[in-house]
RNA sequence: GGGCGGUUAGCUCAGUGGGAGAGCGCUUGACUCACAUUCAAGAGGUCACUGGUUCGAGUCCAGUACCGCCCA
Repeated sequence: GGGCGGUUAGCUCAGUGGGAGAGCGCUUGACUCACAUUCAAGAGGUCACUGGUUCGAGUCCAGUACCGCCCA
């Protein structure tokens, strides 16, 4: 330098054009002598960035940045 894949909650990841989600973690409450487990509730988001297409974009297109793999 070229090709491919990835970037969504603190972490690991779903989500094939119209509701932004799960597990774990965190907070509060219940339970317990206490802790753990369990149960209930809750907080937590620039869907990497910029632009485009569309009535409507996390999702489609282009560019940029970063990460990984392969080739040179």

Overview:
Predicted 3D model of a 72-nucleotide RNA (transfer RNA) from Firmicutes bacterium UBA3576. Its Rfam family is "tRNA". Its family is annotated with triplet codon-amino acid adaptor activity in the Gene Ontology. Rfam classes the family as a transfer RNA. From the family's description: Transfer RNA (tRNA) molecules are approximately 80 nucleotides in length. Model confidence (mean pLDDT): 84 of 100. The organism belongs to Bacillota, within Bacteria.